[in-house]
RNA sequence: UGCCGGAUCGUCUAAUGGUAGGACGCGUGGUUUUGGUCCACGAAAUCCAGGUUCGAAUCCUGGUCCGGCAG
Numbered sequence: 001u002g003c004c005g006g007a008u009c010g011u012c013u014a015a016u017g018g019u020a021g022g023a024c025g026c027g028u029g030g031u032u033u034u035g036g037u038c039c040a041c042g043a044a045a046u047c048c049a050g051g052u053u054c055g056a057a058u059c060c061u062g063g064u065c066c067g068g069c070a071g
Base pairs, nucleotide, nucleotide: 001070002069003068004067005066006065007064010024011023012022013021018054026042027041028040029039030038047063048062049061050060051059
């Protein structure tokens, strides 16, 4: 430098173009003498900028970062 793949709550991981969900973790409450376990509830995310579309995490273009391959 070229080609290919990837980027989603703090972490991991889902989501036919149609309400962004689950697990762990975190917070509050319940249970317990206390802690842990268990139960209920809650906060929390689509890498960035454009485009297409009634509607984009998803499709298209450019960029950033990460990984792989080639030189």
A computed fold for a 71-nucleotide RNA from Parcubacteria group bacterium SW_6_46_9, annotated as transfer RNA.
The coordinates come from a structure-prediction model, not an experiment, and the mean pLDDT is 82.
It was read from a public genome assembly.
Rfam family: tRNA. By type it is a transfer RNA.